This is a predicted structure of a 551-nucleotide part of an RNA (small-subunit ribosomal RNA, 5' domain) from an uncultured bacterium. Its Rfam family is "Bacterial small subunit ribosomal RNA". Rfam links the family to the GO terms structural constituent of ribosome and ribosome. The prediction has a mean pLDDT of 85.

Context: one part of a larger RNA
RNA sequence: GGGUGAACGCUGGCGGCGUGGAUAAGGCAUGCAAGUCGAACGGUCCCGCAAAGCUCGCAAGAGCGACGUGGGAUAGUGGCAAACGAGUUAGUAACACGUAGGUAACUACCCAUUACUCGGGCAUAACUAGCCGAAAGGUUAGCUAAUUCCCGAUGGUCUCGCAAGAGUAAAGCUCCGGCGGUAAUGGAAGUACCUGCGGCCUAUCAGCUUGUUGGUGAGGUAACGGCUCACCAAGGCUCUGACGGGUAGGGGACGUGAGAGCGUGAUCCCCAACGAUGGAACUGCGACACGGUCCAUACUCCUACGGGAGGCAGCAGUCGAGAAUAUUGGACAAUGGGGGAAACCCUGAUCCAGCGACGCCGCGUGCGGGACGAAGGCCUUCGGGUCGUAAACCGCUUUUAUAGAGGAAGAAUCCCCCACCACUUUUUGUGAAUCUAGAAAAACAAUAGGUAUUUCGUGAAAAGUGGUGGGGGAUGACGGUACUCUAUGAAUAAGGGGGUGCUAAUUCUGUGCCAGCAGCCGCGGUAAAACAGAACCCUCAAGCGUUACCC
Numbered sequence: 001g002g003g004u005g006a007a008c009g010c011u012g013g014c015g016g017c018g019u020g021g022a023u024a025a026g027g028c029a030u031g032c033a034a035g036u037c038g039a040a041c042g043g044u045c046c047c048g049c050a051a052a053g054c055u056c057g058c059a060a061g062a063g064c065g066a067c068g069u070g071g072g073a074u075a076g077u078g079g080c081a082a083a084c085g086a087g088u089u090a091g092u093a094a095c096a097c098g099u100a101g102g103u104a105a106c107u108a109c110c111c112a113u114u115a116c117u118c119g120g121g122c123a124u125a126a127c128u129a130g131c132c133g134a135a136a137g138g139u140u141a142g143c144u145a146a147u148u149c150c151c152g153a154u155g156g157u158c159u160c161g162c163a164a165g166a167g168u169a170a171a172g173c174u175c176c177g178g179c180g181g182u183a184a185u186g187g188a189a190g191u192a193c194c195u196g197c198g199g200c201c202u203a204u205c206a207g208c209u210u211g212u213u214g215g216u217g218a219g220g221u222a223a224c225g226g227c228u229c230a231c232c233a234a235g236g237c238u239c240u241g242a243c244g245g246g247u248a249g250g251g252g253a254c255g256u257g258a259g260a261g262c263g264u265g266a267u268c269c270c271c272a273a274c275g276a277u278g279g280a281a282c283u284g285c286g287a288c289a290c291g292g293u294c295c296a297u298a299c300u301c302c303u304a305c306g307g308g309a310g311g312c313a314g315c316a317g318u319c320g321a322g323a324a325u326a327u328u329g330g331a332c333a334a335u336g337g338g339g340g341a342a343a344c345c346c347u348g349a350u351c352c353a354g355c356g357a358c359g360c361c362g363c364g365u366g367c368g369g370g371a372c373g374a375a376g377g378c379c380u381u382c383g384g385g386u387c388g389u390a391a392a393c394c395g396c397u398u399u400u401a402u403a404g405a406g407g408a409a410g411a412a413u414c415c416c417c418c419a420c421c422a423c424u425u426u427u428u429g430u431g432a433a434u435c436u437a438g439a440a441a442a443a444c445a446a447u448a449g450g451u452a453u454u455u456c457g458u459g460a461a462a463a464g465u466g467g468u469g470g471g472g473g474a475u476g477a478c479g480g481u482a483c484u485c486u487a488u489g490a491a492u493a494a495g496g497g498g499g500u501g502c503u504a505a506u507u508c509u510g511u512g513c514c515a516g517c518a519g520c521c522g523c524g525g526u527a528a529a530a531c532a533g534a535a536c537c538c539u540c541a542a543g544c545g546u547u548a549c550c551c
Base pairs, nucleotide, nucleotide: 001551002550003549004548006547007546008545009544010543013363014362015361016360017359018358019356020355026319027318028317030316031315032314035080036079037078040077041076043074044073045072046071047070048069049068053064054063055062056061087274088273089272097198098197099196100195101194102193103192105191106190107189110187111186112185113184114183115182116181117180118152119151120150121149127142128141129140130139131138132137158167159166160165172179173178200246201245202244207237208236209235212234213233214232215231216230217229218228219227249271250270251269252268253264254263255262256261276297277296278295279294280293299310300309301308302307327353329352330351331350335349336347337346338345339344366396367395368394369393376387377386378385379384401488402487403486404485405484406483410478413474414473415472416471417470418469419468420467421466422465423464424463425462426461427460428459429458430457431456432455433454435449436448437447495540496539497538498537499536501520502519506535507534508533509532510531516523517522
C1' cells in the first nucleotide's frame, strides 16, 4: 500500500447492486417449509334431474322418496413423489476430494424398437356393532372394492440341465381420442465399485498388524473383493516416515504479489459427510432416510401416575453465550420442482419487499457576481496580518427534497374461433403386386376374374393429436414501484482524523517529569511547534479513525 462475512468510537442526505449467526453441531414457545391424483377403488356428505311408491288432503296440491342419472367435496385403500429441493461443517488426513483411467454391476420416471396384455381366486381398510384407555391409541366380531394381494395359462428373455425337459410376467381406467400394464434390446442420464497421481504439522510418536497378508471352498451383495465364515500357509506395512498424536470438510475459486509464491476456503457452483447422541433395519429404482420406523441414552413437555409426546444444522422468530450478524413480511406473476389427461393444487426452492454505511459504485449538500476587505474570533513588532469572496447583499439553477399528474418492461403461456401443414384411426375411390382359375411336375411368361386375402403407392371425406399463422379474451407479488412531466423554494443534507521527525499541515494560552501523550525514535522538571484548549492549516469525505487478521 492492498484486502475483510468484520467489530468498536465519532458522524450520517439519497439511490443501485451485493452481502449479513464466523461464537454454543447450545436449548427451543408459535406459525409455515411435501404433497398430489375421484380419468385406480369402495364408501360418505352436499346440490340438481327423473321417478316406482308412501303419507296428508274432498280436491287442487304438498311432503318424503327405493332403483337410476349429472355435478361438487373427500376421511380411508391404492399409485407416484417424499432419497429432490433447503440447511450445517460436527466428524473425516480418507479413494473424502481433485485429476486421469477402468468394470465385476444396477437403474423409477424419459426416448427408440419389438412382443404380449388370457383365465380364475382369497383377503383387507373405510364402514357397522361391541369393548378397553385420562390421553396417545388399541382390540374383538361382521361386510366390501381396486391399477392391492395370490394362483393358473402362454414363454421372447433369464435360471437349472449333456440333452430331453422343468421353472419364470402383466391391470386396468376412459369424456372412446387416448392414458396405462408386463417382458426384452438399445439410448440418455444417474448411481455403485476399483486403480495411478496430487494437496497439513509432528520423530520430545520407530516399530505397527491376527481377518492381519495370501490361498482353497462356501456364504453374501446389483456387483469384484477377508465383505463374512471354515480350513491351510505365514505373511503384509515401515526412515521415500508405517503406527501414534495434533489440526482440518475437499475442489472450482478468493486475497495479495511483477511473478514465483504466501495466506484463505464467507456469499455462488461441484463433491462428501451429518440431522439431539449412539445403534439397527424396513419400504423402495434409489435411504440405512432432517420434517419415516424401532431400540438405548441425555434433555424437555403432558398425565387421571397406569402411561404417553418431542427433535429448527428448513424459513421467520426466542432464550443463552458473545465484540458481533436481519422480518414471527408478500406472492406463486416469472424461473424451477412434485402430483395430475387437464383444469389445477402444493412449493419459507425461488422471485420480491423490510432491517443494518457491512461492502462496492454513483449522485448531492449549490452556481455566478460581490470590499484595497463589514462585524466578530485569533495573532501582532500595535503599523497591521489572518479567517476571507468567506459572509451579508444582488442575480441564476432545481440534481435532490416536498406536493401533484401520468405510468411501464418483466407475459413466456393458457382458453375460444378460423385457415394451413404433419401424423394417427375409420370410411370410400383408384393403380400395382399378391391371390384364384385355366393347369396336368417346377420356374418364368401370356390370358381371364372379383360384395377380393394381404402388402405398397395415390386421391377424397370425417374425427382426434401436434405445429405454424391470424382474430378475440384471461393472468404481475414487486407496485401506483421504476421512469416522465408540473409546481415550490437555496430550499432538506458535513463530518472524521491529523499538524516534532518518519508524514502533508503552526501559532498563542494553560500546565510545569505534574496532568498527560505515544506506532517507533521519544515528548513533559517555567519561553512545550510532541500534554490540554483555542485559532489557523493539512488530509480523506457520507464517511473518517482505531483494533484484529492476511499478503